[in-house]
RNA sequence: GGUGGGGUAGCUCAGUGGUUAGAGCAGGGGCCUUACAUGCCCAAGGUCGGGGGUUCGAAUCCCUCCCUCACCA
Numbered sequence: 001g002g003u004g005g006g007g008u009a010g011c012u013c014a015g016u017g018g019u020u021a022g023a024g025c026a027g028g029g030g031c032c033u034u035a036c037a038u039g040c041c042c043a044a045g046g047u048c049g050g051g052g053g054u055u056c057g058a059a060u061c062c063c064u065c066c067c068u069c070a071c072c073a
Stems, first nucleotide, its partner, number of pairs: 001072007010025004018056001028042004049065005
């Protein structure tokens, strides 16, 4: 330099045009227990990598840039 994959909650990831963007784990509160752990319940936590475009409507499609991984050179 070229090709391809990925970037969504603190972490690991789902979601591939149309409710209110979700799950597990972690962290917080409660129940349980003499207490801790396990277990159960609750709430919180997001400019969906940045910018632009298409569309009535974009995390999702297109362009560009940034970061990252693999392969090729």